[in-house]
RNA sequence: AGGGAUGUAACUCAAUUUGGUAGAGUAUCGGUCUCCAAAACCGAAAGUUGGGGGUUCAAUUCCCUCCAUCCCUG
Numbered sequence: 001a002g003g004g005a006u007g008u009a010a011c012u013c014a015a016u017u018u019g020g021u022a023g024a025g026u027a028u029c030g031g032u033c034u035c036c037a038a039a040a041c042c043g044a045a046a047g048u049u050g051g052g053g054g055u056u057c058a059a060u061u062c063c064c065u066c067c068a069u070c071c072c073u074g
Base pairs, nucleotide, nucleotide: 001073002072003071004070005069006068007067010026011025012024013023020057028044029043030042031041032040050066051065052064053063054062
């Protein structure tokens, strides 16, 4: 220098195929239970979907650009 992959909740990952309410588990907080705690069960909170721009009635999803990490070629 060229090519490719990944980036979503505190953490690990879905949803992208076919644009149409952003979800699960763990963790955290509250409750039930218990003499107390753990476990179990119920509930809650937690998101600029890496940044910016474009297309669209509508973008995590499509397009452009930039950033970070990793891989390949030279």
Molecule: transfer RNA
Organism: Buchnera aphidicola (Pterocallis alni)